A computed fold for a 75-nucleotide RNA from a Minisyncoccota bacterium, annotated as transfer RNA. The coordinates come from a structure-prediction model, not an experiment, and the mean pLDDT is 82. Lineage of the source: Bacteria > Bacillati > Minisyncoccota.

């Protein structure tokens, strides 16, 4: 140049194939209980343009087109 994967919270990833109603976990953060203090524990809490732009549709993390970065492979 050509194919294929991968991109979602601060990290690690589920959710996509088959569209659906407030987008999730487990860790890490904050607070508040507990403790003589910490730590464990428990309860609550904040944080997300779902890489980016278009499209399609009531409706898109999800289907479609471009495009970007990273990984693989042919060449």
């Nucleotide at each position: 140049g050509c194919g294929g994967g991968c991109g979602u919270a601060g990290c690690u990833c589920a959710g996509c194939c088959c569209g659906g109603a407030u987008a999730g976990a487990g860790c890490g953060c904050c607070u508040g209980c507990c403790u003589g203090u910490c730590a464990c524990g428990c309860a609550g809490g904040a944080g997300g343009u779902c890489g980016c732009g278009g499209g399609u549709u009531c409706a898109a993390a999800u289907c479609c087109c471009g495009u970007c970065g990273c990984c693989c492979g042919c060449g």